Description: Predicted 3D model of a 90-nucleotide RNA (c-di-GMP-I riboswitch aptamer) from a Syntrophomonadaceae bacterium. The organism belongs to Syntrophomonadaceae, within Bacteria. It was read from a public genome assembly, where an Rfam model found it.
[in-house]
RNA sequence: GACCGACAAAGGCAAACCUGCUGAAAAGCAGGGACGCAAAGCUAAAGGGCCUAAAGUCCAGACAAGGACCAAGGCAGCCUGGCCACCGAA
Numbered sequence: 001g002a003c004c005g006a007c008a009a010a011g012g013c014a015a016a017c018c019u020g021c022u023g024a025a026a027a028g029c030a031g032g033g034a035c036g037c038a039a040a041g042c043u044a045a046a047g048g049g050c051c052u053a054a055a056g057u058c059c060a061g062a063c064a065a066g067g068a069c070c071a072a073g074g075c076a077g078c079c080u081g082g083c084c085a086c087c088g089a090a
Stems, first nucleotide, its partner, number of pairs: 004088002012037002017032006035077001041083003046080003049075003056069004
């Protein structure tokens, strides 16, 4: 240094849920809160997968409602990959 991950040490992050805000929604941000996490740090312009469907297209319809498809919208706490990183037992 790499691999690895302890009933070690110092710490870190923060699920569900609640409140407020943004958004068509998925979801995100802030505060509270801890289910858990050795990368639950970053990367969605590395690949796969998943979620939503506003605009749009098609169908339907007198209007209104409705249905299907679709990401340029999202998820890194879905998986793989890449990059950075605390500690040092076996």